[in-house]
């Protein structure tokens, strides 16, 4: 450096669902809660999915990185 322990240790994140708040909405945030995660850390760059309004369609805009790929960064150290 690659790699990733079908239960190494330490530590971390937190789906569904419930409550509250915000938003037209997708959804976000806080609390509870754990289905899972070795990048489930960051990034909306490409593709995908989703959203409300306008609109003939489209474009533009928004959401999602826990859908896939790309980019950047990172704890630990068995074979």
């Nucleotide at each position: 450096u690659c790699c990733g322990a079908c239960u190494a240790a330490a530590g971390g994140c937190a789906a569904a669902c419930c409550c509250g708040u915000u938003g037209u909405g997708a959804a976000a945030c806080g609390g509870g809660g754990a289905c899972g995660c070795a990048a489930a850390g960051c990034u909306a760059u490409g593709g995908g999915u989703c959203c409300a309004g306008u609109a003939u369609u489209a474009a533009a805009g928004g959401a999602u990185c826990g859908c896939c790929a790309g980019g950047c960064u990172a704890c630990c150290g068995a074979a």